[in-house]
A computed fold for a 564-nucleotide part of an RNA from a metagenome, annotated as small-subunit ribosomal RNA, 5' domain. The coordinates come from a structure-prediction model, not an experiment, and the mean pLDDT is 81. It matches the Rfam family "Eukaryotic small subunit ribosomal RNA". The literature on the family includes a 2001 paper in Science by Yusupov et al., "Crystal structure of the ribosome at 5.5 A resolution". Clan: SSU clan. The family has 90 seed sequences and 75,755 matches in Rfam 15.1. Its family is annotated with structural constituent of ribosome and ribosome in the Gene Ontology. The RNAcentral record of the full RNA draws on SILVA.

Context: one part of a larger RNA
RNA sequence: UAUGCUUGUUUCAAAGAUUAAGCCAUGCAAGUCUAAGUAUAAACAGCUAUACGGUGAAACUGCAGAUGGCUCAUUAAAACAGUUUGAAUUUAUUUGAUGGAUAACCACUAGAAAUGGAUACCCGUAGUAAUUCUAGAGCUAAUACAUGCAUGAAAACACGCAAGUGUUGUAUUUAUUGGAUACAAAAACCAAACUCUUCGGAGUUUCGUUUGUUGAUUCACAAUAACUUUUCGAAUCCUCUUCGGAGGAUAGGUCAUUCAACAUUCUGCCCUAUCAGCUUUCGAUGGUUCUGUAGUGGAGAACCAUGGCAUUAACGGGUAACGGAGAAUCAGGGUUCGAUUCCGGAGAGGGAGCCUGAGAAACGGCUACCACAUCUAAGGAAGGCAGCAGGCGCGCAAAUUACCCAAUCCUGACUCAGGGAGGUAGUGACAAAAAAUAACAAUACCGGAUCUUUUUGGGUCUGGUAAUUGGAAUGAGAACAAGUUAAACUUUUUAUCGAGGACCCAUUGGAGGGCAAGUCUGGUGCCAGCAGCCGCGGUAAUACCAGCUCCAAUAGCGUAUAUU
Numbered sequence: 001u002a003u004g005c006u007u008g009u010u011u012c013a014a015a016g017a018u019u020a021a022g023c024c025a026u027g028c029a030a031g032u033c034u035a036a037g038u039a040u041a042a043a044c045a046g047c048u049a050u051a052c053g054g055u056g057a058a059a060c061u062g063c064a065g066a067u068g069g070c071u072c073a074u075u076a077a078a079a080c081a082g083u084u085u086g087a088a089u090u091u092a093u094u095u096g097a098u099g100g101a102u103a104a105c106c107a108c109u110a111g112a113a114a115u116g117g118a119u120a121c122c123c124g125u126a127g128u129a130a131u132u133c134u135a136g137a138g139c140u141a142a143u144a145c146a147u148g149c150a151u152g153a154a155a156a157c158a159c160g161c162a163a164g165u166g167u168u169g170u171a172u173u174u175a176u177u178g179g180a181u182a183c184a185a186a187a188a189c190c191a192a193a194c195u196c197u198u199c200g201g202a203g204u205u206u207c208g209u210u211u212g213u214u215g216a217u218u219c220a221c222a223a224u225a226a227c228u229u230u231u232c233g234a235a236u237c238c239u240c241u242u243c244g245g246a247g248g249a250u251a252g253g254u255c256a257u258u259c260a261a262c263a264u265u266c267u268g269c270c271c272u273a274u275c276a277g278c279u280u281u282c283g284a285u286g287g288u289u290c291u292g293u294a295g296u297g298g299a300g301a302a303c304c305a306u307g308g309c310a311u312u313a314a315c316g317g318g319u320a321a322c323g324g325a326g327a328a329u330c331a332g333g334g335u336u337c338g339a340u341u342c343c344g345g346a347g348a349g350g351g352a353g354c355c356u357g358a359g360a361a362a363c364g365g366c367u368a369c370c371a372c373a374u375c376u377a378a379g380g381a382a383g384g385c386a387g388c389a390g391g392c393g394c395g396c397a398a399a400u401u402a403c404c405c406a407a408u409c410c411u412g413a414c415u416c417a418g419g420g421a422g423g424u425a426g427u428g429a430c431a432a433a434a435a436a437u438a439a440c441a442a443u444a445c446c447g448g449a450u451c452u453u454u455u456u457g458g459g460u461c462u463g464g465u466a467a468u469u470g471g472a473a474u475g476a477g478a479a480c481a482a483g484u485u486a487a488a489c490u491u492u493u494u495a496u497c498g499a500g501g502a503c504c505c506a507u508u509g510g511a512g513g514g515c516a517a518g519u520c521u522g523g524u525g526c527c528a529g530c531a532g533c534c535g536c537g538g539u540a541a542u543a544c545c546a547g548c549u550c551c552a553a554u555a556g557c558g559u560a561u562a563u564u
Stems, first nucleotide, its partner, number of pairs: 001560005009434003015427001016394001022392003026389003031063002037060002043055002061413001070347003080268003085263002089261002095256004115146002122138001125135003155168005169232001171228001173226006189208001191206006212219001234250001236249005270318003277309003284306008322344003326337004349370002352367003372383001374381002400425001402424003408421001409419003440470003443466010477497002479494001481493002507553005512534002518548001520547004529536002
């Protein structure tokens, strides 16, 4: 684990893994709205509302749907575990910083007191046997899709004799420069002082002149020249308003953070030699360049080199192999199990490819092929339960087509909606825990110890036995009510009923030994049968079939199998 017999109470509770990752009718399991994107519903309610007002189906828009749940088919240095690195990377969301000017046109006078065109819902006309199918006509929205302004000075750089002119946000790509510092000296520049002076200047002295982080960078940061299908730089919404504004919502670039992800270092895996050589021009090992990627890399392409692994077991085969945390057993050491609730991985009938997106090679998304398979008016159309229930099949082998979002949490525009995640009942002798089926007294009888001896007796203490007697106690069960609960059920609390042997009656196995317990009775007669093993049975069977009695465990016990 399965199964046989039995089963009163309470708590707790596994459960179609093993065989077929076999197939599935039906229903549900992922949706979502605030004061705050979009309302002229020919919807509702109703009047401070005869502009918009309130509620609000539908629809557009945004976000989520990559989480969760299920299963274990694959997979043996793969996955996984512990450990390392990211100076080789991406990251919606969260949280924290930070960004005001520069944008159009330049032949120029003007301009933002608010830009443009669509489309759904709706209305109407239609097609098909049919679908969550669509077409045509007519309107109309935006935080959808597009387009597109504002800002003065100063400073720096370039050009120029000058006046002045031009350029300079952020992001992208490329190139260049800085991003210092072993020690010492000189020059130059700025400032100050002094001396000389033909007032142009010359000389002397003193002081001063930047530079982050790391073990380490082509890092951070800054600058220059260009580059670009030019990223972002708010044409948005709500509330209050003393109309000055204030507080929010939403959007948005960069840097960090968070949630992660992706690569990666070292070490570690069951059986097998009736597997000894394996790999390589179809990448095997390395180099150079390029491509590709978020990024490293033979990941891929081109060109070279000839390497790389192996008895310390390579390569191959098997596995009734997902890995681990863990479980059982156990002196110590070990052995076996681990499909299964936590972590990681993989898959969604089998393979493959892809869109969207921060994130998928997604399947309750799409596209083909293969295998199944549904509806059809035969033209076509639709499909994927290893989600929850449920059905068939398979088998030794496994539950309800129930109720609910009240709890725990998740998602969303969200305090409100949704959630077969999850919870609650139902089935349930998988396991596990507690412990009813009687207790007491009297009497009678049989004893034991002890005292007394009126000894065939009596008293005290203490056991056992009973077709005896007696009242007490109590729940199993039934049940008002409360409580429990989302609502119930159950448990709990609890009125009221509820125990005398013929019930409210405990079973399962055994009684030769191992191994606790019968030399009892009847039947059978090497038959029927028992018996894990040894053995029993042929006419006195302690062993078979029964009755009685007894033993063991006990609401459980037996059997088979696996394992220690």